[in-house]
């Protein structure tokens, strides 16, 4: 210098001004809200709601059973399907990337079409001995009993591979060399695993994002969760409804007044019972109004400890919080990038050079109980390790 | 805000991992003088989209899109 590859971090540029939103405190007018000043104000994904927690209510002795959902080891972690290390298999000449990566010799089912056959395999062309016929007599054809699985052909897969031996043809039948497969020993390793050795001629096709085994992990809802405060109407519950008035403080007592009817039906001679409408009171929610709700498994910063993710101790900071949902405009200067002009050098492609003139500062996207992954989106910049090629020292 | 659930022809639905149907409408003939009914024959599809698992995916699993529903309090 080119490509390539990883990690990080920025992400409506920065400053000033003018107006204007939400929310918070202060103050004023004077409760109707308005006005002044200060202070504070969107994200790496606030998004999808895909795990996983907190929080709060319900259910709840303990254990199965149904279901769900996790899956190679170890650590991390409040937890996780995350995240770090590592194993092993794929890619890639490397840096590195990707893996839903237990178990098909516990069991069931699946494996369309094609094919001879598709899971205790099988014989369509083929190969081959023996018989038995033919005739052009041959390393020939036909037919038959049989053996066979090299070769072709079919399929996504066809029951290990090359070499050699052996055969009438062949074939783990046999050997050697690769592969493969053991609930076998040693060695490393917490382990997954790996090497080494032995042992088996090879039995054991593939599908568990099919049902299952095997190992584990789970009690339901969700801030519209759930407290508290509490109109109006309308439901519940009691009481009053022939008694009232006045005097002693009141519980009661006593005095005065008063009725055929004296709020309606209903029974019933009637007292008196019911039912309802009216007064009085309670009590539960509703409108509304407050809490939950912004101090956290919280930021940054150093120092430890660990390969790391993580963790630990000190120090420091306080950082939206609305309830139809604020966080915006516009001006000017810097600042950066972009275009075609400008000046200079050059025949020319183009190269430098000023910052004078225009233009532009964008993508995905915007909190709504809160955290911690994950997945999706995303224009553009910046910083760092590595790698693989050329060059020059 | 939160928690369900759905997408298959122009409607309405079916659909065991093995060539994607049916009824309706659409077209054409056929029947009638004509229409309708009726009878026959077609034409319908990136099965929402993208990866994955599998020889093979509408169907399984993941991850987007888009539509539809529910929610408070008593009792």
């Nucleotide at each position: 210098c080119a490509g390539g590859c990883c990690g990080g971090g920025u992400g409506a540029g920065a400053u000033g001004g003018u107006c204007g939103c939400g929310c918070g405190c202060g103050g004023g007018c004077a409760u109707g809200g308005c006005c002044c000043g200060c202070g504070u104000g969107a994200g790496g994904a606030a998004a999808g709601u895909c795990c996983g927690a907190g929080c709060u209510c319900c259910a709840u002795c303990g254990g199965g059973u149904c279901g769900a959902c996790u899956g190679c080891c170890a650590g991390g972690u409040a937890a996780c399907a995350c995240c770090u290390g590592g194993g092993c298999g794929c890619c890639g000449c490397a840096a590195g990337g990707c893996g839903a990566c237990g178990g098909a010799a516990a069991g069931g089912g699946c494996c369309a079409c094609a094919g001879a056959a598709a899971a205790u395999a099988g014989a369509c062309c083929g190969c081959c001995u023996c018989g038995c016929g033919g005739c052009u007599c041959g390393u020939c054809c036909g037919c038959g009993c049989g053996g066979c699985a090299a070769g072709g052909g079919u399929g996504a897969a066809a029951c290990g591979g090359u070499g050699g031996g052996g055969u009438a043809a062949g074939a783990g039948c046999c050997c050697a060399c690769c592969g493969c497969g053991c609930a076998c020993g040693c060695u490393g390793g917490c382990a997954a695993c790996a090497g080494c050795g032995g042992c088996g001629g090879c039995a054991c096709g593939g599908c568990a994002a099919c049902c299952c085994c095997c190992a584990g992990u789970c009690g339901g809802a969700g801030c519209a969760a759930g407290g508290c405060c509490a109109a109006a109407u309308a439901g519940g519950c009691g009481g009053c409804g022939a008694g009232g008035u006045g005097u002693g403080a009141c519980c009661c007592a006593c005095a005065c007044c008063g009725a055929c009817c004296c709020c309606a039906c209903c029974g019933g001679u009637a007292a008196c019972g019911g039912u309802g409408a009216g007064c009085c009171g309670c009590g539960g929610g509703u409108a509304g109004g407050c809490c939950g709700c912004a101090c956290g498994a919280g930021g940054c910063g150093a120092c430890c400890g660990g390969u790391g993710a993580c963790g630990g101790u000190c120090g420091u900071c306080c950082c939206a919080g609305a309830g139809a949902g604020a966080u915006g405009a516009c001006c000017a200067u810097c600042c950066u990038c972009c275009c075609a002009g400008g000046c200079g050098c050059g025949c020319a492609a183009g190269c430098g050079c000023a910052g004078c003139g225009g233009g532009g500062g964008a993508a995905c996207a915007g909190a709504a109980c809160u955290c911690g992954g994950c997945u999706u989106a995303c224009g553009a910049c910046c910083c760092g390790a590595c790698c693989u090629g050329c060059c020059a020292c | 805000g939160g928690c369900g659930g759905c997408g298959u022809a122009g409607c309405u639905c079916a659909g065991c991992g093995g060539u994607a149907g049916a009824g309706c409408a659409c077209a054409c003939g056929a029947c009638u003088c004509a229409u309708a009914a009726u009878c026959g024959u077609g034409u319908u599809g990136u099965c929402g989209g993208u990866g994955g698992u599998u020889c093979g995916a509408a169907c399984c699993c993941a991850c987007c899109c888009g539509c539809c529903g529910c929610c408070a309090c008593c009792a």
Predicted 3D model of RNase P RNA and transfer RNA as a complex of 468 nucleotides. The prediction has a mean pLDDT of 76.